[in-house]
């Protein structure tokens, strides 16, 4: 430099679930709080995927059917990086 993460230290991040609060949802943010994590640091038009359907379209009696412009980085991936064992 490159791999692999050391039964090491130092630090870090926070599922689920409760509450507040946004949002039409999905989710998001703040507190509680650890389930896990060696990138769970960052990227979401234009690398794949996965949710959701307000407005729209279609259909109309309701129900419901499609569709991202909405939203996950803790599903892959792609950039960048701390430590200092082999």
């Nucleotide at each position: 430099u490159a791999g692999a993460g050391a039964g090491a230290a130092a630090g870090g991040c926070a599922a689920a679930a409760u509450c507040a609060u946004u949002g039409a949802a999905a989710a998001g943010u703040g507190a509680u709080g650890a389930c896990g994590c060696a990138a769970a640091g960052c990227u979401a038009u234009a690398g794949g995927g996965g949710c959701u359907a307000a407005a729209g379209c279609g259909a109309a009696u309701u129900a419901u059917u499609c569709u991202a412009u909405g939203u996950c980085a803790g599903c892959c991936a792609g950039c960048u990086a701390c430590c200092g064992u082999c």